């Protein structure tokens, strides 16, 4: 420089173009237990970034960023 693949809560993974963007850990709140651990319940927490197509976009399309592979 030329190709491909990737980017989603703190963290690790899910999501046929119509999902309130889910789940586990983590952390918070009650509860339970003399405390504490363990165990019950709930709560907070996210789509790199601009554009574009669509009635609708995390998904599909261009660029940019960034991370990794390949060829030279």
């Nucleotide at each position: 420089g030329g190709c491909c693949u990737c980017a989603u809560c703190g963290u690790c993974u899910a999501a046929u173009g119509g999902u309130c963007a889910g789940g586990a850990c983590c952390u918070c709140g009650c509860c339970c237990u003399u405390u504490c651990a363990c165990g019950g319940c709930g709560g907070u927490a996210a789509u790199a970034g601009g554009g574009g197509u669509u009635c609708g976009a995390a998904u599909c399309c261009c660029c940019u960023u960034g991370a990794g592979g390949u060829c030279a």
Molecule: transfer RNA
Organism: Ignavibacteriales bacterium